[in-house]
């Protein structure tokens, strides 16, 4: 060089016929406890890699880039 897969919250991940983005663990507050741990309610935390089409509307669909990963040469 070529070719494929992947990039969503601090960390692992869903999100699958296009309609207002979620689980878990963490982190924060409060209950409980004599105290911790545990449970248990709650809260906060993402311009979904970036940059453009298409759509009334895109995380999804098309395009290019970039980064990572894994085959080929």
């Nucleotide at each position: 060089g070529c070719u494929a897969a992947u990039g969503u919250a601090g960390c692992a991940c869903a999100g699958u016929u296009g309609g207002u983005a979620g689980u878990g663990c963490a982190g924060c507050u409060g209950a409980u406890u004599c105290g911790u741990a545990a449970u248990c309610a709650g809260c906060a935390g993402g311009u979904c890699g970036c940059c453009g089409g298409u759509c009334c509307g895109a995380g999804u669909c098309c395009g290019g880039c970039c980064a990572u990963u894994a085959g080929c040469u």